RNAcentral holds the sequence, with entries from MGnify. Predicted 3D model of a 299-nucleotide RNA (Archaeal signal recognition particle RNA) from a soil metagenome. Its Rfam family is "Archaeal signal recognition particle RNA". Rfam links the family to the GO terms signal recognition particle, plasma membrane targeting and SRP-dependent cotranslational protein targeting to membrane, signal sequence recognition. On this family, see Wild et al., Curr Opin Struct Biol 2002: "Towards the structure of the mammalian signal recognition particle". The family's RNA type in Rfam is non-coding RNA gene. The coordinates come from a structure-prediction model, not an experiment, and the mean pLDDT is 76.

RNA sequence: CUAGCCUGGGUGACUCGGCGUUACCUGUAACUCGAAAUCGUCGGCAUGCGAGGGGCGAAGCUUGAUGAAGGCGUUCCUAUUGUAUGGAGGCCUUAUCGCUGGACGUUGAUGUCCCGUCCUAUUGGGUUAGCGGUGGCAGUGCGUCAUGCUGGAGAGCAUGAUGUUUGUCUUUAUUGCGGGGACCGGCAAAGGCCCGGAAGGGAGCAUGCUUACCGUGAACAACUAACGCUUAUAGGGUUGCGGGGCGGAGGAUAGUGGUGAGAUCACUUUCAUAUGGUAGGGCGUCGACUGAUUGCGUG
Numbered sequence: 001c002u003a004g005c006c007u008g009g010g011u012g013a014c015u016c017g018g019c020g021u022u023a024c025c026u027g028u029a030a031c032u033c034g035a036a037a038u039c040g041u042c043g044g045c046a047u048g049c050g051a052g053g054g055g056c057g058a059a060g061c062u063u064g065a066u067g068a069a070g071g072c073g074u075u076c077c078u079a080u081u082g083u084a085u086g087g088a089g090g091c092c093u094u095a096u097c098g099c100u101g102g103a104c105g106u107u108g109a110u111g112u113c114c115c116g117u118c119c120u121a122u123u124g125g126g127u128u129a130g131c132g133g134u135g136g137c138a139g140u141g142c143g144u145c146a147u148g149c150u151g152g153a154g155a156g157c158a159u160g161a162u163g164u165u166u167g168u169c170u171u172u173a174u175u176g177c178g179g180g181g182a183c184c185g186g187c188a189a190a191g192g193c194c195c196g197g198a199a200g201g202g203a204g205c206a207u208g209c210u211u212a213c214c215g216u217g218a219a220c221a222a223c224u225a226a227c228g229c230u231u232a233u234a235g236g237g238u239u240g241c242g243g244g245g246c247g248g249a250g251g252a253u254a255g256u257g258g259u260g261a262g263a264u265c266a267c268u269u270u271c272a273u274a275u276g277g278u279a280g281g282g283c284g285u286c287g288a289c290u291g292a293u294u295g296c297g298u299g
Stems, first nucleotide, its partner, number of pairs: 001299001004056004008026005016043005031052004060296002067289001070286005076281015092262010104250001111246007118236005124230002126227005132220001135169005141164010174218006185210004193202003
């Protein structure tokens, strides 16, 4: 340099048959373009055709015993699991019959009856609160006002009205304490003042007493209201709590088993059927890996 080799393989379908296009499988570090199903191209030298690229190169190609894994298919076998439907049970309800434990119980169990506590109405009392402060008679005890009379002044006398006070009767309308007006309520009224010859009389501050009035308490009588009090009567209620009568041995309650009936939404056990999943095995099939051996070639 040339010949040559490599640049995936397989099953189905199609076909007389091979290959390709096609469907699928496997598998990879798996070149490019063009046409191909009434199709393309070949003939047991059939394992594509046409065009181009890359690598190796007298190098290689081929055969594929054996071994160990993998994919796909399967109306086969085994195991396991999901879902659906159905059957029988459990769970659930109820009736009944048992078993076991058992607080408490002759200082009296289960049971049964009664009463109180509670509510309504009526009734007597009690308690509390509110509300209340009479009306007469008598007296020359005292004051104020009005009128008349007397006296030289102070003042005196009489009558009437009115207030106050004393006594007394009545009433639920009595009473203790405190405050209480510079004067303009009352009584007493030192000193001082006024009248007067005197005797005496008068007004009257301070002060004291007292009073109207105010506050507060007590007592009392009727009335009103409320009430965690109570007497009595009638009716109602009675879960709980308390008490009692009758009666005389059980028993509140907890757990568990059997039988019958019912319910059966959900949950759950098991069986059957149907249909899926998963794992292992068998059978069929495919391509890779390993690579004993064989054949061709080595110009």